Transfer RNA from a marine eukaryotic metagenome, 67 nucleotides, folded computationally. Rfam family: tRNA. Rfam classes the family as a transfer RNA. Model confidence (mean pLDDT): 83 of 100. The sequence is in RNAcentral, with records from MGnify.
RNA sequence: GGCAGUAGCUCAGGGGUAGAGCAUUUGCUUCCCAAGCAAAGGGCCGAGGGUUCGAAUCCCUUCUGCC
Numbered sequence: 001g002g003c004a005g006u007a008g009c010u011c012a013g014g015g016g017u018a019g020a021g022c023a024u025u026u027g028c029u030u031c032c033c034a035a036g037c038a039a040a041g042g043g044c045c046g047a048g049g050g051u052u053c054g055a056a057u058c059c060c061u062u063c064u065g066c067c
Base pairs, nucleotide, nucleotide: 001067002066003065004064005063008022009021010020011019016053024040025039026038027037028036046062047061048060049059050058
């Protein structure tokens, strides 16, 4: 100097208030397990500040990891 940091994990989302897959829980199904189906819970986005009516998103500083 460059890239990355968002749910337990892997990742989307690049100004209008956050989603998917897997996992977890519950139900249905089954003699039981697995598989399948349905539903639910779970994150205010690494931290601080700024711009804006509004910031995960733009700007500055900073922390961690990788190159």